[in-house]
Context: one part of a larger RNA
Molecule: large-subunit ribosomal RNA, domain I
Organism: Rhodothermus sp.
RNA sequence: GGCGCAUGGUGGAUGCCUCGGCAUGGGCAGGCGAUGAAGGGCGUGGCAAGCUGCGAUAAGCCGCGGGGAGCCGCAAGCAGGCUGUGAUCCGCGGAUUCCCGAAUGGGGUAACCCGGCCGGUCGAAGACCGGUCAUCCACGGGCUGAAUCCAUAGGCCCGUGGAGGCGAACCCGGGGAACUGAAACAUCUCAGUACCCGGAGGAAAAGAAAGCAACCGCGAUUCCCUGAGUAGUGGCGAGCGAAAGGGGAACAGCCCAAACCGGCGUCGUUUCGGCGGCGCCGGGGUUGUAGGGCCCGCCAUAGGGGGUCGGAAGGUGAAGUCGAAGCGUGCUGGAAAGCCGCGCCAGAGAGGGUGAUAGCCCCGUAGGCGUAAGCCGACCGAUCUCGGCGGUGUCCCUGAGUACCACGGGACCGGUGGAAUCCUGUGGGAAGCUGCCAGCACCAUCUGGCAAGGCUAAAUACUCGCCCAUGACCGAUAGCGCACUAGUACCGUGAGGGAAAGGUGAAAAGAACGCCUAGUAGGCGAGUGAAAAGGACCUGAAACCAUGCGCCC
Numbered sequence: 001g002g003c004g005c006a007u008g009g010u011g012g013a014u015g016c017c018u019c020g021g022c023a024u025g026g027g028c029a030g031g032c033g034a035u036g037a038a039g040g041g042c043g044u045g046g047c048a049a050g051c052u053g054c055g056a057u058a059a060g061c062c063g064c065g066g067g068g069a070g071c072c073g074c075a076a077g078c079a080g081g082c083u084g085u086g087a088u089c090c091g092c093g094g095a096u097u098c099c100c101g102a103a104u105g106g107g108g109u110a111a112c113c114c115g116g117c118c119g120g121u122c123g124a125a126g127a128c129c130g131g132u133c134a135u136c137c138a139c140g141g142g143c144u145g146a147a148u149c150c151a152u153a154g155g156c157c158c159g160u161g162g163a164g165g166c167g168a169a170c171c172c173g174g175g176g177a178a179c180u181g182a183a184a185c186a187u188c189u190c191a192g193u194a195c196c197c198g199g200a201g202g203a204a205a206a207g208a209a210a211g212c213a214a215c216c217g218c219g220a221u222u223c224c225c226u227g228a229g230u231a232g233u234g235g236c237g238a239g240c241g242a243a244a245g246g247g248g249a250a251c252a253g254c255c256c257a258a259a260c261c262g263g264c265g266u267c268g269u270u271u272c273g274g275c276g277g278c279g280c281c282g283g284g285g286u287u288g289u290a291g292g293g294c295c296c297g298c299c300a301u302a303g304g305g306g307g308u309c310g311g312a313a314g315g316u317g318a319a320g321u322c323g324a325a326g327c328g329u330g331c332u333g334g335a336a337a338g339c340c341g342c343g344c345c346a347g348a349g350a351g352g353g354u355g356a357u358a359g360c361c362c363c364g365u366a367g368g369c370g371u372a373a374g375c376c377g378a379c380c381g382a383u384c385u386c387g388g389c390g391g392u393g394u395c396c397c398u399g400a401g402u403a404c405c406a407c408g409g410g411a412c413c414g415g416u417g418g419a420a421u422c423c424u425g426u427g428g429g430a431a432g433c434u435g436c437c438a439g440c441a442c443c444a445u446c447u448g449g450c451a452a453g454g455c456u457a458a459a460u461a462c463u464c465g466c467c468c469a470u471g472a473c474c475g476a477u478a479g480c481g482c483a484c485u486a487g488u489a490c491c492g493u494g495a496g497g498g499a500a501a502g503g504u505g506a507a508a509a510g511a512a513c514g515c516c517u518a519g520u521a522g523g524c525g526a527g528u529g530a531a532a533a534g535g536a537c538c539u540g541a542a543a544c545c546a547u548g549c550g551c552c553c
Base pairs, nucleotide, nucleotide: 001552002551003550004549005548006547007546008545009544015538016503017502020474021473022471023470024469025468026467027466028465029463030462031166032165039100040099041098042055043054044053046078047077050074051073061094062093063092064091065090066089070082071081072080105114106113107112115133116132117131118130119129120128121127122126135163136162137161138160139159140158141157142156143155144154170201171199172198173197174196175195181188185235211218212217222249223248224247225246226245232240233239253455254454255453256399260283261282262281263280264279265278266277267276268275269274288433290398291397292396293395294393295391296390297389298388299387304386305385306384307383308382309381310380311379314376315375316374320369321368322367326342327341328340330339331338343360344359345349351363352362353361404428405427406426407425408424409423410422411421414440435450436449437448438447439446490497491496510537513525514524515523516522
């Protein structure tokens, strides 16, 4: 020095554990904000660094309700207090709520600086305290006031109301890539995706046929299954990819504009009686077997439907609350819930805890009870609102720079194609009910429908958050990045990146006292404990280190 064995050290694998995480289902909620949010800064405790709570009234103040013996957060200790005159704690409501932040008096390098006005305190200057002062939009009022005489636009002021910002996904709209695929690449694809912007809601969007269909019929929209990877489209490449129909989920239909009637205002005209134009308001009216108006006839004017408001039985609803049944001097053990013996409950033998494995010890569980605000609400009352049928006329109305056409684009399964349909940048530009649109160029016949105004629940999508439940989900290199003072420490100018780190024991019983020593280090005794498991603490593998012994060189 090597190898082997043994004993230790180091190290923290493994096993076991779980206050954590993940996923799914169900329910709730789906918003907060100028009454100042989200998120922060700084403070705040007797001693107080961090977290948590709170805000100068600062781990808190007030009221009501619950609860019933302890309490002053994590978190020990010292000191000092509170509490059956009901504390701590839990629920609901309220008060306070510094500074920054949309941040909004002005400024600014966020958490700072500097003002105006009104009121207050102090003796003045001045300081301090309270209140108020941003912008934009809408409405109402007032003053003023161009081109342009009246006027209008505009300007200014006052009052009232609103907006602004934040938020995980879902939704609608305006914009809109590339890598990639096509085994290269340009049309094409990726994809109307990612991303940016605007807007809204608890859902959004869509929606009450100018629709489908096919000579039969259906009857708003949305979503699912199917139709169907079909019909199509496509450098007919890569790829893209419907609809009707059928089966389900859920179901709900309405309001204007116009004709006509009336009122008000204003302008024009007038033989002054009025007539006409325009604007506003009310009535009327809403349709495609055309409907409505005007005119005529009939029936009803009472009961019913609906909205809103008030009352109200009852229901739901916060913290909570009741809740059955086991003992043993037996055995093992540190400890009984294990074993043994004999019982009991069960609408409860889900689960967790207790010194090992407990239906009957504790918390619970099944099943009941309870209530403020809020919500729902049979029923009652008040109030508002809503007519129906028919006839007649070649009289009136029925959404115009619209439909449509051309050109340029876009959307549809459809890449310009024979290309309908839908949207529209430029130009042109109807009919108007004897009308108009569509049925995949176009025409005819036939059929379906009535555009150019608007609203509309449910079935559908999502989950930042709350509650309940579940798991052939993880168990500390796993599971969220984070089981722990984690978006922390740390890195980066910054955008941003981003950890490691759990376990004594049933209970601190956390080792009094002694000895060695410079020593509060460490060790040896003593003691505790079932066991030192001794706080660098459960188990304690391997690498690695040391010592002893054996063998070999």